[in-house]
RNA sequence: GGGCUGAUAGCUCAGUGGUAGAGCGCCACGUUUGCACCGUGGAGGCCGAGGGUUCAAUCCCCUCUCAGUCCA
Numbered sequence: 001g002g003g004c005u006g007a008u009a010g011c012u013c014a015g016u017g018g019u020a021g022a023g024c025g026c027c028a029c030g031u032u033u034g035c036a037c038c039g040u041g042g043a044g045g046c047c048g049a050g051g052g053u054u055c056a057a058u059c060c061c062c063u064c065u066c067a068g069u070c071c072a
Base pairs, nucleotide, nucleotide: 001071002070003069004068005067006066007065010024011023012022013021018055026042027041028040029039030038048064049063050062051061052060
């Protein structure tokens, strides 16, 4: 320098155009003499950045940034 993959909650990951979810973690309550387990509820995201297409974009297209991997 070129090819490919990825970037979504604190972490690990889903989500193939129509108001963004799960598990673990965190907080509160219940339960317990207490802790843990368990149950119920809650907080936490403007989906890496900028543009384009569309009535509508996490999703499709272009550029850029970062990470991984392969080739030279």

The RNA shown here (transfer RNA) has 72 nucleotides and comes from a Nanobdellota archaeon. Its Rfam family is "tRNA". The coordinates come from a structure-prediction model, not an experiment, and the mean pLDDT is 83. Lineage of the source: Archaea > Nanobdellati > Nanobdellota.